[in-house]
RNA sequence: AGAGUUUGAUCCUGGCUCAGGAUGAACGCUAGCGGCGUGGAUAAGGCAUGCAAGUCGUACGAAGAUAUAUCGAUCUCCGGAUCGGUACCAUCUUAGUGGCAGACGAGUCAGUAAAACCUUGGUAACCUGCCCUUGAGUCCGGGAUAACUCGGGGAAACCCGAGCUAAUACCGGAUGGUCUCUAAUUUCUUCAAGAAAUUAGAGUAAAGCCUUCGGGCGCUCGAGGAGGGGCCUAGGCCGUAUCAGCUUGUUGGUGAGAUAAUAGCUCACCAAGGCGAUGACGCGUAGGGGGUCUGAGAGGAUGGUCCCCGACGAUGGAACUGAGACACGGUCCAUACUCCUACGGGAGGCAGCAGCCGAGAAUCUUCCGCAAUGCACCGAAUGGUGUGACGGAGCGACGCCGCGUGGAGGAAUGAAGUCCCGAGGGAUGUAAACUCCUGUCGUAGGGGAACAAGGUAUACUGAGGGUACCCUACUAUGAGGAGCUGCCAAUUUCGUGCCAGCAGCAGCGGUAACACGAAAGCUCCGAGCGUUAUCCGGAUUUAUUGGGCGUAAAGGGUCCGCAGGCGGAAAUGUAAGUCUUUGCUUAAAGACUCGCGCUCAACGCGAGUACGGGCAUCGAAACUACAUUUCUAGAGGAUGUCAGAGGUGGGCGGAACUCAUGGUGUAGCAGUGAAAUGCGUUGAUAUCAUGGGGAACACCAAAGGCGAAGGCAGCCCACUGGGGCAUUCCUGACGCUCAGGGACGAAAGCGUAGGUAUCGAAGCGGAUUAGAUACCCGCGUAGUCUACGCCGUUAACGAUGGGUACUAGGCAUGCACGGAAUCGACCCCGUACGUGCCGAAGCUAACGCGUUAAGUACCCCGCCUAGGAAGUACGGCCGCAAGGCUAAAACUCAAAGGAAUAGACGGGAGCUCGCACAAGCGGUGGAUCAUGUGGUUUAAUCCGAUAAUGAGCGAGGAACCUUACCAGGGCUUGACAUCUGGCUGCACGCCCAUGGAAACAUGGGAAGCCUUCGAGGGUGCCAGACAGGUGAUGCACGGUUGUCGUCAGCUCGUGCCGUGAGGUGUUCCGUUAAGUCGGUUAACGAGCGCUACCCUCGUCCUAAGUUAUACGUGUCUUAGGAGACUGCCCGGGUUAACCGGGAGGAAGGGGGGGCUGACGUCAAAUCAGCGUGUCCCUUAUGUUCUGGGCGACACACAUGAUACAAUGGGAGAUACAACGGGUCGCAACAUUGCGAAAUGUAGCUAAUCCCUAAAAAUCUUCCCCAGUUCGGAUUGAAGGCUGCAAUUCGCCUUCAUGAAGCUGGAAUCGCUAGUAAUCGCGAAUCAGCCUCGUCGCGGUGAAUUUGUUCCCGAGCUUUGUACUCACCGCCCGUCACGUCAAGGGAGCCGGUAAUACCCGAAGCUUCUCCUUUAGGAGGAGUCACGGUAGGACCGGUAACAGGGACGAAGUCGUAACAAGGCAUCCGUAGCGGAAGCUGUGGAUG
Repeated sequence: AGAGUUUGAUCCUGGCUCAGGAUGAACGCUAGCGGCGUGGAUAAGGCAUGCAAGUCGUACGAAGAUAUAUCGAUCUCCGGAUCGGUACCAUCUUAGUGGCAGACGAGUCAGUAAAACCUUGGUAACCUGCCCUUGAGUCCGGGAUAACUCGGGGAAACCCGAGCUAAUACCGGAUGGUCUCUAAUUUCUUCAAGAAAUUAGAGUAAAGCCUUCGGGCGCUCGAGGAGGGGCCUAGGCCGUAUCAGCUUGUUGGUGAGAUAAUAGCUCACCAAGGCGAUGACGCGUAGGGGGUCUGAGAGGAUGGUCCCCGACGAUGGAACUGAGACACGGUCCAUACUCCUACGGGAGGCAGCAGCCGAGAAUCUUCCGCAAUGCACCGAAUGGUGUGACGGAGCGACGCCGCGUGGAGGAAUGAAGUCCCGAGGGAUGUAAACUCCUGUCGUAGGGGAACAAGGUAUACUGAGGGUACCCUACUAUGAGGAGCUGCCAAUUUCGUGCCAGCAGCAGCGGUAACACGAAAGCUCCGAGCGUUAUCCGGAUUUAUUGGGCGUAAAGGGUCCGCAGGCGGAAAUGUAAGUCUUUGCUUAAAGACUCGCGCUCAACGCGAGUACGGGCAUCGAAACUACAUUUCUAGAGGAUGUCAGAGGUGGGCGGAACUCAUGGUGUAGCAGUGAAAUGCGUUGAUAUCAUGGGGAACACCAAAGGCGAAGGCAGCCCACUGGGGCAUUCCUGACGCUCAGGGACGAAAGCGUAGGUAUCGAAGCGGAUUAGAUACCCGCGUAGUCUACGCCGUUAACGAUGGGUACUAGGCAUGCACGGAAUCGACCCCGUACGUGCCGAAGCUAACGCGUUAAGUACCCCGCCUAGGAAGUACGGCCGCAAGGCUAAAACUCAAAGGAAUAGACGGGAGCUCGCACAAGCGGUGGAUCAUGUGGUUUAAUCCGAUAAUGAGCGAGGAACCUUACCAGGGCUUGACAUCUGGCUGCACGCCCAUGGAAACAUGGGAAGCCUUCGAGGGUGCCAGACAGGUGAUGCACGGUUGUCGUCAGCUCGUGCCGUGAGGUGUUCCGUUAAGUCGGUUAACGAGCGCUACCCUCGUCCUAAGUUAUACGUGUCUUAGGAGACUGCCCGGGUUAACCGGGAGGAAGGGGGGGCUGACGUCAAAUCAGCGUGUCCCUUAUGUUCUGGGCGACACACAUGAUACAAUGGGAGAUACAACGGGUCGCAACAUUGCGAAAUGUAGCUAAUCCCUAAAAAUCUUCCCCAGUUCGGAUUGAAGGCUGCAAUUCGCCUUCAUGAAGCUGGAAUCGCUAGUAAUCGCGAAUCAGCCUCGUCGCGGUGAAUUUGUUCCCGAGCUUUGUACUCACCGCCCGUCACGUCAAGGGAGCCGGUAAUACCCGAAGCUUCUCCUUUAGGAGGAGUCACGGUAGGACCGGUAACAGGGACGAAGUCGUAACAAGGCAUCCGUAGCGGAAGCUGUGGAUG
């Protein structure tokens, strides 16, 4: 210090998330020791038991025990023992009276938003026990009472009566002052409720105890001090305005009371005040501070332990005592709860220390000791008692700190095990083993503290603890947790297969998961490590430091304007802000610095200190402020003048429209993409005339003008607002902005009254459509218009608040003025104010803005803080209503968004190509057949291909084989390969028999290896490694292929532009078949493509000639070469590229055809051509055999063949090819057969022989338009050929049979010249052939192209985009289902704080009565709890209805994004299943 995450990529905005630190923590796994800390955060819930506040006998009486002395009795071992009495200024104990303490110490944080706390002052308005200093005093008396005794009541707690007694208990009297009160005088002071002094009068006190007799401790009245407290005061002190008004003791006064004391603190009377937008009042939350955590800081969060303050003590109320309390371990009352009870009545308060229950994720011992420190009491003390304060120990890794679990070597060219592997090895790893050494912690033994201060001396004192520490001996036994996709250090294998699971965010998992689980390895930390929760940080993501608002969230619709904020120039003064000097303070602890002590550290001790804050104080006077004086540059006024749809009211005008009447006139009009509804023979439309009516104002007119905005347009008049310019006369800062407030505010809408020509929501018809609640058409109500009154919104937009100043220009335009000029003007030059365009600098994420700023600054206001839920709910205010203003949360998502970039797409645009259309020719689609496919069927109909880019495709040849499928029969190291071991004199094999469909099985037989002699080779058998798989995955792959497309594109280097993605180059102009070439140009070059190079055909030449031939030869064959290059001429074009025409030429502008397929796209095709990763099968998913199937058949599609006939068919005659093939072959010729073919065979390894006849064409002839002399399907019979085999299931021949079909609906295909069409020929595969297919060859041989509007495809440029899986995209709303949260809701339930009334305990105040003067009884006032009533606020719950969010594959439509197919959106109104549609005004996004 940053990082991840929105996108195809980019920049920005913006949220979410992570890395750090921290904790009174908890949970999971793990755990050796010590030190120092720390530990009920939840139920201020309830508590058993013990302890936590007592002490004093030197205040008092009494009682008891013991000791001593003595007396008596009994016993006696004669020492004494026991019992009883007496004495005692002896010692000890203590229930009571009395004193002091108990108001501290300890706990907790419920309440409290407050003089509670913090900081700073005041008290001349106060109190103070014990302690210190000091003055004075301490005299004389009195009556009681507890204890105790007796009696009584009660279960108990406890109480009652009678009697006795003491005091430092209580009371009376005396004296007394610097005490108190009254009256008065003087002085001082902060001028008052003060202090001091003086005079007079009145009043008020005491207690003794001990003694060594010296005194000591007390007591009383004063004065002072210290420490403690009360009260007052300025400032500070959470959220909420969806809490805006609050208040009647309230605010003040007078008087009185109360208090230690001021004060409405309380009361009586008087006045009507007091507080509040600088947030009163209300509601919610909360003890405050020192500090703590975090942060660079400013800040933010927090307040546990320690210290200070406050409050509380089961809940509520109250007082008493006292120096001090309205009292945690005191009292009284009420309430709730718990306990005891004899049912009559009583007892209690752990938020003290331990401990228990409960709730909770969660928080300890019913320990030791007063040795230390401190406190209470006691004459003193070194003393005593008490002390759950405290000192210690215990428990808990809860935190911080420290230490250990070994060190050195090491058999290392690296053990074993485990993991990985490219099979070689690598990793764990010097790690282990092993050797030597050490001994912290530990165990045992020995020694052994400080903490102890005190005191004349002697004596005495340690809980911790036999602890720390020291010495000696001995042991090598003792590590885990989390993580390893990125952020983020660290990776492999296996398992799993969108399952199981992970996850902080992004995201992993659907068969090769570095992300799940395990293992190995590695990384981090280490007696801990992770997780969860919370806080700060990162987050400049609330921005003072330190953000923004044109388009990302965000400028109020506009103006006026009070408060507030800010404010021109000069002078003087003041000194509030500001700066400065000095003082006090901000406790200690903590923090920081230095030093010291525990072995170090944590921890502790000492010293010092800052920043900053507060108060007071000495000064300064620049700036702000304040006061005064002055000025004119801001502002305003005056005078003159000017422009204007500025506003309001009234009047007038013409065009158009519509209606009415009349005329002319006749069959249509109107409307649309096309129509229809509608109007019209009762006379429309058209046209003329007249009249009525309402609304709006063409041209001028403009980027123009005016207005604050909304907005404003015929002309005239009246009234009226604002502005500009010129003059520089006046005032003298009068200014700017503006929360709240006020006024204005399009359209729609509302109310009342009018008006209604046009247009026109709703509505009604007609169309369109799958539907059409729409778009289009015909009608048409509200409305549109006027007046008055509401509403108060908008894309109310420049999506840009107002003001002031400054910072280059250019051009245009409106109004005014000036200059110059002119006869006068215009033009021209300039100034100021407006309105626009383009642009320097600068700014901006970019787009863009740019003197009219979005630049540079200042002032004021408004607004924003992720998206959705939502501008919604609730509440409040406004409105007649519609609705408006204000304005959340739960929940949900990881994005939502802006600008720009590259693509893709558009029912966007431009340019240009292509048999793309058009123009033509011939087809397909109808028929029959063939072939392929789908479907169906089947035991099986093997598999794949399946939009274009599948379907006569893989297959260029399924009867067996092929063959992968099915049924059945066999085999199991196998049909095939390699290797090892064993056996083998047998090679494999052959023959025979039986069974069998065969494969094969069983049995029998004959013959019987090579050899270099080796344990060799070969073969077979057995066993084992392994073979084998057309099994899966083409979405794991290689290779190959299709398609866009033979389309002209696709890129790179350097440079330049841009923050960047990216652009430029490659765009533009001309040209081309072409990114072909030329020109231009921030580009210059280059690559892959294009072209060319290659093959072939066409012409010529040369050479050679097997063959052909009449033999001269070359028209034939082969080989080599020439030729064509816009080379030449004319014209056009930019003097270009190139184009048009011409000459010559066999061929002319690419001469025809081929080969050749850029970057890439489709997870396109293929694991069944082949190869191949992984997975799967292994007596089977392998292999073999026989038979069957791949050939099925209601049907659908595709590709073809043949036809439907006369441009034809039949018969006869007769011409002319080329490419090819042939020895397991082609086969002449001859013979036989009607024929397929057969028989025999010449020739040919091929320019020689054969296949081989070419056919159409041509000539002659028949047919005469018909289901025919067309057409040939189908079927029957008889044959031929191939082959082991022709039934399923071949081809061919002959005879016979003679189906559909008479040119084919919607639709659709091919082709631009030797092409289409038409005619035949050959070949591959192959025994044969389902071939009508495919690939080639030649013969005959057309028509048409005006052209680019349209269909399809493509290229370039441009435009829009919410698409990028890229339009087969994206996406909206209703409905249906499920889940969740929130709001409403008849009501129901609970809580809180008040109000009114009722009741009214204890206590206090007061009054009355009784009385033995102790007291008792009663009344009144005040008052807690409680009750009743109506409301307020908060919460819970609820039938039901409504919306919202979310949910891999539901329904209906298609609203939006492209001109989204009706441009979209805003406001408003109506309507509609829904998105939405329509009207009206507005915006351009």
RNAcentral holds the sequence, with entries from SILVA. Small-subunit ribosomal RNA from a Minisyncoccota bacterium, 1485 nucleotides, folded computationally. Its Rfam family is "Bacterial small subunit ribosomal RNA".